[in-house]
RNA sequence: AUUGAACGCUGGCGGCAUGCUUAACACAUGCAAGUCGAACGGCAGCAUGAGAUAGAGUAAUCUAUUUUGAUGGCGAGUGGCGCACGGGUGAGUAACGCGUAGGAAUAAGCCCUAAAGACUGGGACAACCUGGGGAAACCCAGGCUAAUACCGGAUGAGUUCUGAGGAAGAAAGCUGGGGACCGCAAGGCCUGGCGCUUUAGGAAUAGCCUGCGUCCGAUUAGCUAGUUGGUAGGGUAAAGGCCUACCAAGGCGACGAUCGGUAGCUGGUCUGAGAGGAUGGCCAGCCACACUGGGACUGAGACACGGCCCAGACUCCUACGGGAGGCAGCAGUGGGGAAUAUUGGACAAUGGGGGGAACCCUGAUCCAGCAAUGCCGCGUGUGUGAAGAAGGCCUGAGGGUUGUAAAGCACUUUCAGUGGGGAGGAGACUGUUUUGGUUAAGAGCUGGAAUAAGAGACGUUACCCACAGAAGAAGCACCGGCUAACUCCGUGCCAGCAGCCGCGGUAAUACGGAGGGUGCAAGCGUUAAUCGGAAUUACUGGGCGUAAAGGGUGCGUAGGUGGAUAAUUAAGUUAUUUGUGAAAGCCCUGGGCUCAACCUGGGAAGGUCAAGUAAUACUGGUUAUCUUGAGUAUAGGAGAGGGGAGUGGAAUUUCCGGUGUAGCGGUGAAAUGCGUAGAGAUCGGAAGGAACACCAGUGGCGAAGGCGGCUCUCUGGCCUAAUACUGACACUGAGGCACGAAAGCGUGGGGAGCAAACAGGAUUAGAUACCCUGGUAGUCCACGCUGUAAACGAUGUCAACUAGCUGUUGGUCAUAUAGAAGUGAUUAGUGGCGCAGCAAACGCAUUAAGUUGACCGCCUGGGGAGUACGGUCGCAAGAUUAAAACUCAAAGGAAUUGACGGGGGCCCGCACAAGCGGUGGAGCAUGUGGUUUAAUUCGAUGCAACGCGAAGAACCUUACCUACCCUUGACAUACAGCGAAUUUUCCAGAGAUGGGAGAGUGCCGAGAGGAACGCUGCUACAGGUGCUGCAUGGCUGUCGUCAGCUCGUGUCGUGAGAUGUUGGGUUAAGUCCCGUAACGAGCGCAACCCUUAUUUCUAGUUGCCAGCGAGUGAAGUCGGGGACUCUAGGAAGACUGCCGGUGACAAACCGGAGGAAGGCGGGGACGACGUCAAGUCAUCAUGGCCCAUACGGGUAGGGCUACACACGUGCUACAAUGGACGGUACAGAGGGAAGCGAAGCGGAGACGCGGAGCAAAUCCUAGAAAGCUGUUCGUAGUCCGGAUUGGAGUCUGCAACUCGACUCCAUGAAGUCGGAAUCGCUAGUAAUCGCGAAUCAGCAUGUCGCGGUGAAUACGUUCCCGGGCCU
Repeated sequence: AUUGAACGCUGGCGGCAUGCUUAACACAUGCAAGUCGAACGGCAGCAUGAGAUAGAGUAAUCUAUUUUGAUGGCGAGUGGCGCACGGGUGAGUAACGCGUAGGAAUAAGCCCUAAAGACUGGGACAACCUGGGGAAACCCAGGCUAAUACCGGAUGAGUUCUGAGGAAGAAAGCUGGGGACCGCAAGGCCUGGCGCUUUAGGAAUAGCCUGCGUCCGAUUAGCUAGUUGGUAGGGUAAAGGCCUACCAAGGCGACGAUCGGUAGCUGGUCUGAGAGGAUGGCCAGCCACACUGGGACUGAGACACGGCCCAGACUCCUACGGGAGGCAGCAGUGGGGAAUAUUGGACAAUGGGGGGAACCCUGAUCCAGCAAUGCCGCGUGUGUGAAGAAGGCCUGAGGGUUGUAAAGCACUUUCAGUGGGGAGGAGACUGUUUUGGUUAAGAGCUGGAAUAAGAGACGUUACCCACAGAAGAAGCACCGGCUAACUCCGUGCCAGCAGCCGCGGUAAUACGGAGGGUGCAAGCGUUAAUCGGAAUUACUGGGCGUAAAGGGUGCGUAGGUGGAUAAUUAAGUUAUUUGUGAAAGCCCUGGGCUCAACCUGGGAAGGUCAAGUAAUACUGGUUAUCUUGAGUAUAGGAGAGGGGAGUGGAAUUUCCGGUGUAGCGGUGAAAUGCGUAGAGAUCGGAAGGAACACCAGUGGCGAAGGCGGCUCUCUGGCCUAAUACUGACACUGAGGCACGAAAGCGUGGGGAGCAAACAGGAUUAGAUACCCUGGUAGUCCACGCUGUAAACGAUGUCAACUAGCUGUUGGUCAUAUAGAAGUGAUUAGUGGCGCAGCAAACGCAUUAAGUUGACCGCCUGGGGAGUACGGUCGCAAGAUUAAAACUCAAAGGAAUUGACGGGGGCCCGCACAAGCGGUGGAGCAUGUGGUUUAAUUCGAUGCAACGCGAAGAACCUUACCUACCCUUGACAUACAGCGAAUUUUCCAGAGAUGGGAGAGUGCCGAGAGGAACGCUGCUACAGGUGCUGCAUGGCUGUCGUCAGCUCGUGUCGUGAGAUGUUGGGUUAAGUCCCGUAACGAGCGCAACCCUUAUUUCUAGUUGCCAGCGAGUGAAGUCGGGGACUCUAGGAAGACUGCCGGUGACAAACCGGAGGAAGGCGGGGACGACGUCAAGUCAUCAUGGCCCAUACGGGUAGGGCUACACACGUGCUACAAUGGACGGUACAGAGGGAAGCGAAGCGGAGACGCGGAGCAAAUCCUAGAAAGCUGUUCGUAGUCCGGAUUGGAGUCUGCAACUCGACUCCAUGAAGUCGGAAUCGCUAGUAAUCGCGAAUCAGCAUGUCGCGGUGAAUACGUUCCCGGGCCU
């Protein structure tokens, strides 16, 4: 885009079309083929006339009965024509069935033209009558009768047959009119019409034959006995094996016979740019069929839809004897189905049959009905209208949108409705009048003119007019992308959507609803189907190195294709002419319906068509010639080319013998195995089989598979040079034939080594494996089979053309040389690189995957499957040929980026190693898990949770539990009323709270009131440590203080991307240098900041005290001083700056000097792009959701402190480098007013009393400890260790029971250095020692700081872990 459609929702009108695609299933009922009395005998029924009888009536006349074929007509019958058309259907048919173009051996009713004829006889049969049979259908017998029925005779041609003499051979009448004549009449006769017979021709038609075209399957390859042909005969309208007899052995087939499946064919229709593809409903042509199968009859025509006979199935009737039927005609019914209409009207028109005609018949046809089934047209209003109404929806709360939409105002009236008017389809025919022709003629017949009446199913027609009123008339699908159109609510991987991708797991533009929007519109969507896009079967117009696809290789048949010259032919080819290609349709152009759809006139177009003529370049055919393709001969050359026979040495193994002794062998390590019966090792000898080291080479040969010691023999191919010969002999190659690794099979040999199967040993969770020890088929030979491989260059064969450079093998020529080696040219192979070109890229590139030609093979998404079935081959194994159902939305190629690897290279880090000290064992502290509990609040969970949030849970904190209370609330803003605020006190209660009593009257003021505060009340609201860290902000951890992460422009690539950023050096560093299709830049690194180490300047109290003075028991205590220390401001200093070496003349590195400090001097702050949906909604903030007399708020008590257990982090130890007791020395950095708290006094001590001084370089905390020194202990569960428990106290606090710290007395547990494993640390570090601070009423073994003492080790980068760069 389309449809004979169906389904869902919806539905106003008209025109034109279309309507059982399924069950060629079965059919009730009605209709669909009759007509002619002008062929005939007749006359049942109807009507008319006449006659008769009877009745009525005055009569005309009427009524009834009856007679009469006399008339109109006519049932049944004889006869003629028709029924073979029209209408239906598509079952069958793969066929001369259809289409197209031709042909000869034919027929032919009705029609036309022409010629001739139509004379004369005869006998029957229906109807009818009589009789009979049968249930019926129907039948039988006898009798009468007519014809345009039937049969003779005659005549007869331009007919037929023929033996050429001859023979055969037809007919029918009917009717209209009519003068003379004839006849009793009928009639004859004349004339018109219709009909009849014969012949010839025509028109239209039918039968037959032929060329070409016409679906799929080879998993259908052979078919055929009337088969193919001939002769003779028969048969037909007609040729013919159409049929029969005889003779011959043919005929068809790879250009697809035969067989199987499917199918009516065509004009056309749909689609497509076309070529094609699909299709054959309506309309038209042809064919076939008529319940199924068979058969003939009649006839011009049938083997006959509404005819016959036979058989069958089915249905119906039956008296059971027997009969009847055929909707694939029009309606209609049942059934089937997703699905397809009225048991309508009319012959008015068109057409058909009969008839002389009137006319009759006609479910053909014309109309109407039903159906949005399709196409076309029209309408459902138009203009105006902002308060931008109300309502809806959204909202950032302002507004936006629906929306000029509505309402309102002003108009219009198509269509539908009502009423009225009103074409055309009608032309004929008939009657009358008139006028021609025919004729003897006024008739009849046949033409013309005039006139008259009648004939319309549709039809209440089309169309026109009037009336009324916006009145009666809009839906459907979609809105994530493709694809035009977006928001809210609900839902919460549910419900659902979905053509593909895909949506939905609590903020869904994707589900459902709503508002809004978009697209079509009396329709809109969905489903089904066809073509297109699809160059996705490629003729036009594809491919096969790696995506699917080159046969394993050659030889060769058919076929396809084929060198040069000339002549001829004219098959192909080209031009032109003629014929044909039905109509309809398509296209162009006119016309008619108001337009359109639709209808109609004309034209054009349409073929692998047929016939003719012409041309002759090319192709083909024929003929002749040629040598360049191909081949042959001659002379040389290289070679693991093939077959056969022989022969050689090294090595393995076995056997024999010698020497000799304890192991050998094997592995990652072992074991099985061999060996004291003598192995292995070694020496000598023998046997046997298999394979041929070095040479050896991207070297050689072969078609491929493949071929490797040496010699002989037989043999194939190739290369080179020069001449001679043949004369296209060529290329490819479906089938076919041959060859064809390894494994395997058969028969017979052979068997050293190796080695499937098998056995044992190991390994392992297992180990039917990898490893080891053995070991049989097999491997080898002969003969035969198999016929496959990643049979690979994953690249078919042949030929031509298209830049080069270089290596190598075999020839030839030239040159040089004494020669070898060399150089150049050429040729045949074989490699590497590379231009153009090609290619998706990778890559190929004269050995093409480039540009062309010839031929063959093969491919068409993945899986199923190279499978099943069938065929062929094979001894078998199996090979070959080769599907489908079903299933998926991918499978695949090449390249890119990042990452991973028990891949590689380079480098770094307390990463390992080297060291020191720990943890893991004990007791305790603390955190976590688990368990328990009314609650043990919550979070953190590998590194990067676990002395974490928590810099400090007895109450509080507190979020948890129990109980008791409050409900505008503990807190904020607003409103109203009352009261100043505030404060003292009593009672109840666990308290919150509730109830009472008193004190107190403030500030501003415009004299209304107001401000702060308290109480009461109503409502907006407050409140939530409730959920979601996977909705978020902020903050933080981690990789990681690792050296990286990017950008602009340019360049390269089809692109993703690359380059830069890679490379060579160097660095702690993407630090720097050099190189470089890159050049620059940004965030990181470093530096700038703080601190510490040195010096200097300035300043000099509360700090300092050298010198001077004073002063003390002592003391910077005092006067004074700024020198020193120190304090805190400024400055200097370090930059590879200098020297030497290395390096590339670089960057840099190594060493040195100087210096307080040297190559980043030490430490800190500082954390790139990003990763982990890392952590935190319980710091805070915040979207959404949830609670609202509770998930909010208050109070008391309890809990967070539980305890079988497991883990993390610590403290104290296990002791003598120590413990205990004495004496004695030296810090730093902090803190202090609800504070630090001195001296002094008391206590054994915690501590108490006390209160000086100090808002601090001034006073206090504050005794530093290890250390040094002296004494003691003597290796022990101790004079170690201190848990636990008992008792007595101190302090803080409202309160130490659950549940604080400290002191004293007593008690004195485990523990004697810690398994596997594991942590920290590279220098003022580890280790060790004490001091301070934050939090804090009180409560550190934790945390954060401070100083004292103060080591060991680093060969090095193989390994473990983590990281960086390249690949």
Overview
This is a predicted structure of a 1367-nucleotide RNA (small-subunit ribosomal RNA) from an uncultured bacterium. Its mean pLDDT, the model's own confidence on a scale to 100, is 85. Rfam family: Bacterial small subunit ribosomal RNA.